[in-house]
RNA sequence: CGAGUCCGGGAGACGGUCGCGGCCGGGAUCACCGGUCGAGGAAAGUCCGGACUCCACAGGGCACGGUGCUGGGUAACACCCAGGCGGGGCGACCCGACGGAAAGUGCAACAGAGAGCAGACCGCCGAUGGCCGGCGACGGCACAGGCAAGGGUGAAACGGUGGUGUAAGAGACCACCAGCGUCCCGGGCGACCGGGGCGGAUCGGCAAACCCCACCGGGAGCAAGGCCAAGCAGGGACAGGGUGGCCCGCCCGUGAUGUCCCAGGUGGGCCGCACGAGCCCGUGCAGCAAUGCCGGGCCCAGAGAGAUGACCGUCCACGACAGAAUCCGGCUUAUCCCCGGACUCGCCCU
Numbered sequence: 001c002g003a004g005u006c007c008g009g010g011a012g013a014c015g016g017u018c019g020c021g022g023c024c025g026g027g028a029u030c031a032c033c034g035g036u037c038g039a040g041g042a043a044a045g046u047c048c049g050g051a052c053u054c055c056a057c058a059g060g061g062c063a064c065g066g067u068g069c070u071g072g073g074u075a076a077c078a079c080c081c082a083g084g085c086g087g088g089g090c091g092a093c094c095c096g097a098c099g100g101a102a103a104g105u106g107c108a109a110c111a112g113a114g115a116g117c118a119g120a121c122c123g124c125c126g127a128u129g130g131c132c133g134g135c136g137a138c139g140g141c142a143c144a145g146g147c148a149a150g151g152g153u154g155a156a157a158c159g160g161u162g163g164u165g166u167a168a169g170a171g172a173c174c175a176c177c178a179g180c181g182u183c184c185c186g187g188g189c190g191a192c193c194g195g196g197g198c199g200g201a202u203c204g205g206c207a208a209a210c211c212c213c214a215c216c217g218g219g220a221g222c223a224a225g226g227c228c229a230a231g232c233a234g235g236g237a238c239a240g241g242g243u244g245g246c247c248c249g250c251c252c253g254u255g256a257u258g259u260c261c262c263a264g265g266u267g268g269g270c271c272g273c274a275c276g277a278g279c280c281c282g283u284g285c286a287g288c289a290a291u292g293c294c295g296g297g298c299c300c301a302g303a304g305a306g307a308u309g310a311c312c313g314u315c316c317a318c319g320a321c322a323g324a325a326u327c328c329g330g331c332u333u334a335u336c337c338c339c340g341g342a343c344u345c346g347c348c349c350u
Stems, first nucleotide, its partner, number of pairs: 001346010012315007020038007040321001044332002047330005052221004064217005069083005084098001085096004099212002104210002106206002121151002123147003128144002130141004159177006178202001180199008225271004234262006242254004278298005284293003316319001
């Protein structure tokens, strides 16, 4: 200098004019003035995990759903950190639902002879039997038959290398390697790693297919839920014009209307609703780290599902994706570009 990997951060800046929402103060209540605060790294998808709220709930099981190497972190997780194993990359580094395929059921397109107990297309052999030639030794054919080493198909074809063996061959047999099972020694909290002994010739794949095993999970969600409660309708008490029993009557009944009370609760209002698993700073402490603890400082949107914008000027690298609606922790997806740190590979120079 070029190419790349990982981690972290920013998301135009400053000034002016006008405008919008919440809160506080003044004004005095329709107005207006001043102060202060006012979106994001993803506020998004609503995919996980929780807080909170209401409902349900003796215990156990079934069903259904989720998770699935180990240790740690956390309120919790499918997240994060550290590690193990497997795979990819020259490397920094990246990816992995990473328990079980000898419990059972099932699947494997196309190609291919054969794809689940299999298979012979090309090929090799043809010792033995057969046919032909030859007096014979033997030679030839490739009919019966043998083989699975080599070729070919496929994502996948029943271990690998070397030897023995044979007509040709083959775990048919042998040695070593790989793999499986089992036992032991050493290291590690553990996943697992290293080493050794013994045994059987030993073919696999798919469980984000059904399934089995282990663990976890009650349901609904802020339109949750709580409080106040106009009007209309309902119930009750009292008063009660009128009217009926009945001739009288404050005796009994009916009852317009009025006042008060009660229950549920519509319109509406308030709370939930923002001081919280909060934010910032720290040569702090523990830890490899995630993270936890400690000290100091701060108050930081919150509504009507509706506010956070526009214009001008200067500067730069010429500005993307996008906007809260109960809150928080993650994951995923979208995103012009810029900055910082650690590292890798290649080339060149000293």
Model confidence (mean pLDDT): 80 of 100. Bacterial RNase P class A from an Acidimicrobiia bacterium, 350 nucleotides, folded computationally. Rfam family: Bacterial RNase P class A. Rfam's curators write: Ribonuclease P (RNase P) is a ubiquitous endoribonuclease, found in archaea, bacteria and eukarya as well as chloroplasts and mitochondria. The gene name in the source record is rnpB.